[in-house]
Context: one part of a larger RNA
Order: sequence, then structure tokens, then C1' cells
RNA sequence: CGUUGGAAGUCUGCGGAGGUCUGACCUUAGUACGAGAGGACCGGGUCGGACGAACCUCUGGUCAACCGGUUGUGGCGCCAGCUGCACCGCCGGGUAUCCACGUUCGGUCAGGAUAAGCGCUGAAAGCAUCUAAGCGCGAAGCCGUCUCCAAGAUGAGACUUCCUUACAGGGUCGUUGUAGACUACGACGUUGAUAGGCGGGAGGUGUAAAGCCGGUGACGGCAAAGCCGACCCGUACUAAUAGCCCGAACUCUUUCCGAAAGG
Repeated sequence: CGUUGGAAGUCUGCGGAGGUCUGACCUUAGUACGAGAGGACCGGGUCGGACGAACCUCUGGUCAACCGGUUGUGGCGCCAGCUGCACCGCCGGGUAUCCACGUUCGGUCAGGAUAAGCGCUGAAAGCAUCUAAGCGCGAAGCCGUCUCCAAGAUGAGACUUCCUUACAGGGUCGUUGUAGACUACGACGUUGAUAGGCGGGAGGUGUAAAGCCGGUGACGGCAAAGCCGACCCGUACUAAUAGCCCGAACUCUUUCCGAAAGG
């Protein structure tokens, strides 16, 4: 921009894409078959492999704005206590997140038309013949079944609701995240829990400083302390104010006004 008034939402599915894998064992059954050796079809069940998707309860990673330990050196006048730099200085842990080495799930089963092949009926050709007319069965393959996209499918579809004289709706702007390079998408904007702050909880670290007590002292106790990113719940304290912009009737028919154009 189109989809022939403008919107919000929910669909249909023309068409397209993806997927389609496979093993071992048990049973049927040591049966059918076979002199024996050996050893099934068909059917039922169990457990796997590879591949794929989703997820983070568990396991294991990551977690440079979380906690602790510690070395050298500088600073805060000194002690104590903090803090800068040294690969995040080094080291030990670690929530959310994101992951796999983790967890869950998937390939199924129908149905239809067929290939090779197997048949029925059956002439040409009194027989025979699956084929010439006609009919049936028959594959991991084909069409479907399953998952996803999908009306610019210009063949532009359907349904529901709203708005029609300045409205429905949308945008801008702001707080943002389940989204994200930007944009877009989603949530929220005081009739408010959208983000921050604050409160509580979970969770992490591992028992802060100061003081007192004990010990000659290192150190121990008061103390599961202190500190704390992202997680959960709550709470208008702060910021989402007010506003601004965009935004709808082509053609035909009829009627009225007009000389007509036109309205």
C1' cells in the first nucleotide's frame, strides 16, 4: 500500500516445511520343519542405541555486581577494622539464569491408492490363460494420519463484538521483561504492584565488628552469627503525571433542491 467504511479478537486451511530410524532379550516354542545337526513364520511382551524437542525437580557445570579464607604491596596518622592494585591476585563455596553429563517426552496405530508379486472371473483362440473388458490381495516406499508455519490464498476467506460524526481503536511518551542487536513482541501506567526501594520468606556463605568472659598465648565462648545479585510473597515510599498526534463511505438505483454544473 492492497484486501472497497473504520476497528478489536477468534478461527478455517489453499499451500509449504518437518518428522518417519533401529537393536537385543523373553515368550509363543526347542513347537512347525528336519534323519540329525539345527531351527522358524505369524503374534505378544521387556529393555536399549542413535537422533530430535522441551525443561531445570534430581545429578553435574556456569554463576567477574553473593559470602568466606589468604599472599605481596599502597592508602585511610598508628592499633584494630576497612579498602585500591596484582589474570576475578590466588583459593574454597555458591541462588536466579543459561546449560548437559541430567530429567521428561517423541517415532505409534488406523485408513486409501499402488510396485514387484499372488489371485478371481474371462474371451480374442469352443481348450488354456491374472488381462484384452471387469474384480481382489499385496511394501520400511506414495497419499494421509502426527508437529509447525500459513488469507499478499491479489482466488486477499469465515465468525463474534465495537464505532459511526468526530467515536471505536491505535500511536507517541513513561515503568519494564516471560521479549530483544535496533525495531518488533508481551506486561503495566495512580480505577496502579510495571520497575526500584522497603518488609517478610526462600536460598548462599559459614559464625561479622565492638564489648565482655575464659586462656600466659595462639585461640575459644556469648553467636546457625554477620553479610547477602537475580528467586517467592507483600507494601504506593520513588518513578510510570498531564497531555499531544493519527483515525471511517467508492459505485449504482430511487427521491428532493437547482436552468445546468452540482448539492
The part of an RNA shown here (large-subunit ribosomal RNA, domain VI) has 263 nucleotides and comes from a Bacteroidales bacterium.
The organism belongs to Bacteroidales, within Bacteria.
Rfam family: Bacterial large subunit ribosomal RNA.
The sequence was found in a public genome assembly.